[in-house]
RNA sequence: GGGGUUAUAGCUCAGCUGGAUAGAGCAACAGAUUCCUAAUCUGUAGGCCGGCGGUUCAAAUCCGCCUAACCCCA
Numbered sequence: 001g002g003g004g005u006u007a008u009a010g011c012u013c014a015g016c017u018g019g020a021u022a023g024a025g026c027a028a029c030a031g032a033u034u035c036c037u038a039a040u041c042u043g044u045a046g047g048c049c050g051g052c053g054g055u056u057c058a059a060a061u062c063c064g065c066c067u068a069a070c071c072c073c074a
Stems, first nucleotide, its partner, number of pairs: 001073007010026004019057001028044005050066005
């Protein structure tokens, strides 16, 4: 220098061929239970879908550029 993969909640990950309100488990917080803790149960909060543009009636999803991590070639 060139090519590829990945980037979604605090962590680990789903999200099918665009369809309107983005989900799960764990963690956190509150409550129930318990003599207390743990465990268990119920509920709540938590997201600019890496960034900027583009296409479209509609984009986490498609296209371009950039950034970061990893891999391959030189």
A computed fold for a 74-nucleotide RNA from Halanaerobium saccharolyticum, annotated as transfer RNA. Model confidence (mean pLDDT): 81 of 100. NCBI's taxonomy places the organism under Bacteria, Bacillati, Bacillota, Halanaerobiales, Halanaerobium. It matches the Rfam family "tRNA". It is annotated as a transfer RNA.